Large-subunit ribosomal RNA, domain I from Lutibacter oceani, 534 nucleotides, folded computationally.

[in-house]
Context: one part of a larger RNA
RNA sequence: GGCGUAUGGCGGAUGCCUAGGCUCUCAGAGGCGAUGAAGGACGUGAUAAGCUGCGAAAAGCUACGGGGAUUGGCACACACAAAAUGAUCCGUAGAUAUCCGAAUGGGGCAACCCGGUAUGUUGAAGACAUAUCACCUCGCAAGAGGGGCAAACCCGGUGAACUGAAACAUCUAAGUAACCGGAGGAAGAGAAAACAAUAGUGAUUCCGCUAGUAGUGGCGAGCGAACGCGGAUUAGCCCAAACCAGUUUUGUUACGGCAAGAUUGGGGUUGUAGGACCACGCUAUUCAAUGCUAAGAGAAUUAGAACAGUUUGGAAAGACUGGCCAUAGAAGGUGAUAGCCCUGUAUAAGUAAUCGAAGUUAUUGAUAGUGGUAUCCUGAGUAGGGCGGGGCACGUGAAACCCUGUCUGAAUCCACGGGGACCAUCCCGUAAGGCUAAAUACUCCUGAGAGACCGAUAGUGAACUAGUACCGUGAGGGAAAGGUGAAAAGAACCCUAAGUAAGGGAGUGAAAUAGAUCCUGAAACCGUACGCCU
Numbered sequence: 001g002g003c004g005u006a007u008g009g010c011g012g013a014u015g016c017c018u019a020g021g022c023u024c025u026c027a028g029a030g031g032c033g034a035u036g037a038a039g040g041a042c043g044u045g046a047u048a049a050g051c052u053g054c055g056a057a058a059a060g061c062u063a064c065g066g067g068g069a070u071u072g073g074c075a076c077a078c079a080c081a082a083a084a085u086g087a088u089c090c091g092u093a094g095a096u097a098u099c100c101g102a103a104u105g106g107g108g109c110a111a112c113c114c115g116g117u118a119u120g121u122u123g124a125a126g127a128c129a130u131a132u133c134a135c136c137u138c139g140c141a142a143g144a145g146g147g148g149c150a151a152a153c154c155c156g157g158u159g160a161a162c163u164g165a166a167a168c169a170u171c172u173a174a175g176u177a178a179c180c181g182g183a184g185g186a187a188g189a190g191a192a193a194a195c196a197a198u199a200g201u202g203a204u205u206c207c208g209c210u211a212g213u214a215g216u217g218g219c220g221a222g223c224g225a226a227c228g229c230g231g232a233u234u235a236g237c238c239c240a241a242a243c244c245a246g247u248u249u250u251g252u253u254a255c256g257g258c259a260a261g262a263u264u265g266g267g268g269u270u271g272u273a274g275g276a277c278c279a280c281g282c283u284a285u286u287c288a289a290u291g292c293u294a295a296g297a298g299a300a301u302u303a304g305a306a307c308a309g310u311u312u313g314g315a316a317a318g319a320c321u322g323g324c325c326a327u328a329g330a331a332g333g334u335g336a337u338a339g340c341c342c343u344g345u346a347u348a349a350g351u352a353a354u355c356g357a358a359g360u361u362a363u364u365g366a367u368a369g370u371g372g373u374a375u376c377c378u379g380a381g382u383a384g385g386g387c388g389g390g391g392c393a394c395g396u397g398a399a400a401c402c403c404u405g406u407c408u409g410a411a412u413c414c415a416c417g418g419g420g421a422c423c424a425u426c427c428c429g430u431a432a433g434g435c436u437a438a439a440u441a442c443u444c445c446u447g448a449g450a451g452a453c454c455g456a457u458a459g460u461g462a463a464c465u466a467g468u469a470c471c472g473u474g475a476g477g478g479a480a481a482g483g484u485g486a487a488a489a490g491a492a493c494c495c496u497a498a499g500u501a502a503g504g505g506a507g508u509g510a511a512a513u514a515g516a517u518c519c520u521g522a523a524a525c526c527g528u529a530c531g532c533c534u
Stems, first nucleotide, its partner, number of pairs: 001533009015519001016483002020454002022451007029443002031149002039100003042055003050074002061094006070082003105114003115133007135146004153184001154182005164171001168218001194201002205232005215223002236435003239379001243266010271413001273378004277372004286366005291360003296355002301349003307322005323340002325329001331343003384408008394420001415430005470477002490518001493505004
């Protein structure tokens, strides 16, 4: 030096575990904010660095309800206190709530500085206390509203490039990403100037087909419908106008009025045209909101069955023996694996705020018909057209339809629009005003539950003082780090030692090679002892 055996150190793999995650389901909630939010700064404890809670009334105050013996958070210990005159704790409703922050009296390098006005201390100066003082919109004023934040979903405005086309320019990616504005629990759309085709349908939305079809396309890459069918869910309405009445202004007047405008109320709302108007008829039917009564729902919460012995063991829930309950054999815990030990579970009960089926009558509001047709009304810089663009599956094409920057510009029911150039016939509809639940999309958040999801290099970046430590001027980047034991019983005392280090005894414990660098404890690597070989 090598090999082997034994025994250690170091190291932290593996196994087991889970306090945390991930993905969903059902139900709820879908907002918070000038009554000052989200988010912070600084404080606040007997002692107090961090987290949590709270706010100068500061780990808390008040009331009510629950509950019934301990309590002063994580977090031990000591001290000091509280509690059957009911604490701690749980729920509901309040009070307090510094400073910054939309931040709003003015300023400012956020958490700071400096003011005005009124009242008071107070008579004056100064100071202090309380209240108030931003801007925008509406409004005569009084006053009301807005502003900011928030995960996705939604609507609108602006709007790429990489990429694909095996290059690249039309095209694609894509109206995507990004930015901006706005709203709601959903949003948007929506009650035919719609489809269809000789037969019919009857608002919108969403899903499955139709169908990768018809089309479109440097006819390349690609893009890509509709009719119709089957489902989900269903709901329809209100104005403008004609006409009537009131008020008011203006013009005019022969002072009797007349005309025009504005405004309020009635009326009226459609395509088999309807309405006004005229004539007839009629107070009938149905519905909604509010109030009242009220089943029930609804916080903390309450009741809630049934087991013993022997044995192994440190410990019984294991094994054996014999029982019991079950509308409860879900689950978790308990010194190993418990229906019957504990918490629970099935089931039953309970109430405040609040919600509230249903009923009721009270109040208020809304809601119909028939005939006639002379006259009047039925949404104008609109429909349509030219030019330039955009949207439609549709790239200008034979290009209808929709939107409009610009220039133009009708008709008025004997009317007008559409049916994919255009014309006729025929058919369908009634634009240029508005509202509308459900079926649909999403999940920052709450409760319950699930998983052929992970199990500490995994699963969130984060199981732990984690968006922390740390890095960066900054935007931003961004970790590592879980496990003694059933119970601290966390090693009294003695010895070695410079020692409050470390170790050896002693003691605890089932175990200390479970001793706090603590479950298991692999490998690499480093020792020690012995054997063999050189």